[in-house]
Molecule: transfer RNA
Organism: Planctomycetaceae bacterium
RNA sequence: UCCGGUGUGGCCUGAUGGUCGGGCGACUCCCUGUUAAGGAGACGAGUGAAGGUUCGAAUCCUUCCACCGGAG
Numbered sequence: 001u002c003c004g005g006u007g008u009g010g011c012c013u014g015a016u017g018g019u020c021g022g023g024c025g026a027c028u029c030c031c032u033g034u035u036a037a038g039g040a041g042a043c044g045a046g047u048g049a050a051g052g053u054u055c056g057a058a059u060c061c062u063u064c065c066a067c068c069g070g071a072g
Base pairs, nucleotide, nucleotide: 001071002070003069004068005067006066007065010024011023012022013021018055027041028040029039030038048064049063050062051061052060
């Protein structure tokens, strides 16, 4: 320098253009002599950044950033 992949709550992950869903963790409560296990509840994201297309974008397009891999 070129090519490919990945980027979504604290963590993992799903979403083939139509309200970002689930699990774990953390918080509160119940249960228990206590812990663990179990049960209930409430919260937490606008999806790496900017722009474009579209009635509508995590999703499609462009550029850039970070990380991983490959080629030279």